[in-house]
RNA sequence: CCGUUUUAAAGGCAAACCUGGUGAAAACCAGGGACGCAAAGCCAUAGGGUCUAAGGUCGAGAGACUAUGACAGCCGGUUGCCGCA
Numbered sequence: 001c002c003g004u005u006u007u008a009a010a011g012g013c014a015a016a017c018c019u020g021g022u023g024a025a026a027a028c029c030a031g032g033g034a035c036g037c038a039a040a041g042c043c044a045u046a047g048g049g050u051c052u053a054a055g056g057u058c059g060a061g062a063g064a065c066u067a068u069g070a071c072a073g074c075c076g077g078u079u080g081c082c083g084c085a
Base pairs, nucleotide, nucleotide: 012037013036017032018031019030020029021028022027035073041078042077043076047075048074049071050070051069055066056065057064058063
């Protein structure tokens, strides 16, 4: 210097839920709150998967399909901090 394993402390993040806001929705933002997390950092303009369906297409209708909208706390990719052995 590189890789890897275990564990403590400091520090970090923050599920559900609640309040306010944005949005058609999924979901997101702020505050509160902690179920958990050693990458719960980053990547969704292109690896897979999941959610939504405003608009559009089809349909007599009910409805079906569709991402240009989302999810990284689903898998994956990528970068990386401190201490001990």
The prediction has a mean pLDDT of 80.
The RNA shown here (c-di-GMP-I riboswitch aptamer) has 85 nucleotides.
The model forms 95% of the base pairs in the Rfam consensus.